A computed fold for a 147-nucleotide RNA from a Chloroflexota bacterium, annotated as c-di-AMP riboswitch aptamer (ydaO/yuaA leader).
RNA sequence: AACUGAAUACGGCCGAAUCUCCCGCCGGACGCGGGAGAGCGGGGGAACCACCAACGGGGUGAAUCCUGGUCGAGACCAGGUAGGGUAACGAGACUCUUUCCGCCCGAACCCGUCAGCUAACUCCGUAGGCACGGCGAAAGAGGAGUC
Numbered sequence: 001a002a003c004u005g006a007a008u009a010c011g012g013c014c015g016a017a018u019c020u021c022c023c024g025c026c027g028g029a030c031g032c033g034g035g036a037g038a039g040c041g042g043g044g045g046a047a048c049c050a051c052c053a054a055c056g057g058g059g060u061g062a063a064u065c066c067u068g069g070u071c072g073a074g075a076c077c078a079g080g081u082a083g084g085g086u087a088a089c090g091a092g093a094c095u096c097u098u099u100c101c102g103c104c105c106g107a108a109c110c111c112g113u114c115a116g117c118u119a120a121c122u123c124c125g126u127a128g129g130c131a132c133g134g135c136g137a138a139a140g141a142g143g144a145g146u147c
Stems, first nucleotide, its partner, number of pairs: 012130003018038008039126006049116001056114001057111004065080005083105004094142007101134001
């Protein structure tokens, strides 16, 4: 000096998953436990409308569907696909939307015979995980900065 791995900090990313307050444990702080509210997210639930079979059906989520291989089914593998994600070390700066290109994902779990939409009403969640990356290009809007 280069490469690789681990950890930490700042600032971030996926996601609804953030903030405030109260009580208890303790002398106090940190911390732990139990609650309440705000914000955000999801389910159930009239009329009207919609749908009316069986193989059950349904929900969260971007995560659906198709083709081929594997003797058949299944597991598995390969290729695609609806759809989804993609700041950076101070530069020519920020946020959002759209289009194009590149890269990545295209899972998992739950309810239990039951649920279309749905005002009032009612119930539930507020987790978990990630890595130095696409300083990519164009257009529009907003705001900021400078003169």
Record summary: The coordinates come from a structure-prediction model, not an experiment, and the mean pLDDT is 75.